């Protein structure tokens, strides 16, 4: 890079450097940001995906439950929101639900 599969309305920020754009990629829209976003270190938290421990069950490899935090990952805004298909409602343009593409993150394979 691809593939397979589980989640994606919940939680979490301070210092420092650096300089102008950035919220994945295009379009739209909305919003961050020169009162310093983004991004990188430094500290701290948030979470519990996988791996540890315990316990409980069973078809003996699971499968529930709790624990702690070693591998990741997270820490504006639902993965910001739309886009593509059907649907309710409601009327000229909306509001909503369900799937779907796309994307992220974990584990597992090429």
């Nucleotide at each position: 890079c691809u593939c397979u599969u589980a989640u994606c309305g919940a939680g979490a920020g301070a210092g420092g450097g650096u300089u102008a754009g950035g919220g994945a990629a295009c379009a739209g829209g909305c919003c961050c940001g020169a009162u310093g976003a983004c991004c990188c270190c430094u500290c701290g938290g948030c979470a519990a995906c996988c791996a540890u421990c315990u316990g409980u069950c069973c078809c003996c490899g699971g499968a529930c439950a709790g624990a702690a935090a070693g591998g990741u990952g997270c820490c504006a805004a639902u993965u910001c929101c739309u886009g593509c298909a059907g649907g309710g409602c409601a009327a000229u343009u909306g509001c909503c639900c369900u799937g779907g593409c796309a994307g992220a993150u974990g584990a597992g394979a090429g």
Record summary
SAM riboswitch aptamer (S box leader) from Thermoactinomyces daqus, 110 nucleotides, folded computationally. Lineage of the source: Bacteria > Bacillati > Bacillota > Caryophanales > Thermoactinomyces. Its Rfam family is "SAM riboswitch aptamer (S box leader)". Rfam's curators write: The SAM riboswitch is found upstream of a number of genes which code for proteins involved in methionine or cysteine biosynthesis in Gram-positive bacteria. The sequence is in RNAcentral, with records from Rfam.